[in-house]
Context: one part of a larger RNA
């Protein structure tokens, strides 16, 4: 010096990102307990008091001996209450610093964010505001169901279930609610018209070639060309799809700009204009979202980039990618207070184990 413990004057968070760690608290009984609340809770709220031993007394409970009585003479029944044990009340006394005398054994309160809650998770850096969850909604599925596994199979799951069922997706208790846009994309419905594949058709074109004509000694070349066998192929007939016509947003998604105007100023209920499918309603708002920003004002502090309450200029909230609240809950994340402390001012001493020195 390090590790693990113990104690500490005065102060008491001045430490630090942060009371991290440690300390406080702790058991049982009694008294007493706020806001808020979904009336269950919050609650062990908070905050107080008591606790050992001895004696006296009292009340209750348990067990039930002597003794007595009766007869049906029995391991009988009844009366009786001694003694002992247990729990509580009252009074008096004793000892210590200390009586839950050791061990084990909640610190508490206020106020916010997020998530309703109990649960689940990154086996070995993350336990959370992530996942799940009851509840809500949309959608598919009429049973050989949809969906899924499987070789385009048999077969199986779904389910020995049957729309109060099963699958998919989103949201996430509860309360109050969930506005406008269907132009784009998706899905659903429609089938008149446009487009359109294979296929059907086959106008027509063409290759080959019997043979005919011409040239050449010949091989062969040139021209025309039936049938057959091939190739190409127009008009036309051809579904779904697409185009088209509608619907649908708790489907994917989207939800404006400029200028002017009121008898101080400022502001603009009001007007004009451009664009759009429609221009953000309620509620919330410097927010887990605010760049400028430590916004401004208020609160708390001697002093507060955090925190709480407001304001609204929302860079870039907003309604089931849910909005706003919410009792209870949380090894959650902020802020404040009380208690308590070696966290600190500022360190000291002690114990055990290392290191180190000597052997």
């Nucleotide at each position: 010096c390090c590790c693990u413990c113990g104690u500490u004057a005065a102060g008491g968070a001045a430490c630090u990102c942060g009371g991290c760690a440690a300390a406080u608290u702790a058991c049982c009984c009694c008294c007493g307990u706020a806001a808020c609340u979904u009336c269950g809770g919050g609650a062990g709220a908070a905050g107080g008091g008591g606790g050992g031993c001895c004696c006296c007394u009292u009340c209750g409970g348990g067990u039930g001996a002597a003794g007595g009585a009766a007869c049906u003479u029995g391991c009988u029944u009844c009366c009786a209450g001694a003694g002992c044990c247990c729990a509580g009340g009252g009074g008096g006394g004793c000892c210590g610093c200390a009586g839950a005398g050791a061990a084990a054994u909640g610190g508490c309160c206020g106020u916010g964010g997020c998530g309703a809650c109990u649960g689940u998770u990154u086996a070995a850096u993350a336990a959370a505001a992530a996942c799940a969850c009851a509840g809500g909604g949309c959608u598919c599925u009429g049973c050989a169901a949809a969906g899924u596994c499987g070789u385009g199979a048999a077969g199986a799951c779904g389910a020995c279930g049957u729309a109060u069922a099963g699958g998919g997706c989103c949201u996430g208790a509860c309360g109050c609610c969930u506005g406008c846009c269907c132009g784009g994309u998706g899905c659903c419905g429609g089938a008149a018209g446009g487009u359109u594949a294979a296929g059907g058709g086959g106008c027509g074109a063409u290759g080959u070639c019997a043979u005919g004509g011409g040239g050449g000694c010949a091989a062969c070349c040139c021209c025309g060309g039936a049938a057959g066998c091939g190739u190409c192929a127009a008009u036309c007939c051809g579904a779904a799809g697409c185009c088209c016509c509608g619907g649908u947003a708790a489907a994917c998604g989207g939800c404006g700009g400029c200028c002017g105007u009121a008898a101080c100023u400022a502001u603009a209920a009001c007007g004009g204009u451009c664009c759009u499918a429609a221009g953000g309603u309620a509620g919330c708002g410097a927010a887990a979202u605010u760049c400028c920003u430590u916004g401004u004002c208020g609160g708390g502090u001697a002093a507060g980039u955090u925190c709480c309450g407001a304001c609204c200029u929302g860079c870039a909230c907003g309604a089931a990618u849910g909005g706003c609240g919410u009792a209870a809950c949380g090894a959650u994340c902020g802020c404040g207070g009380c208690a308590c402390u070696g966290u600190c001012u500022c360190a000291a001493c002690g114990a055990g184990g290392g290191g180190c020195u000597c052997g």
Background
Predicted 3D model of a 359-nucleotide part of an RNA (large-subunit ribosomal RNA, domain IV) from a Syntrophorhabdaceae bacterium. Its Rfam family is "Bacterial large subunit ribosomal RNA".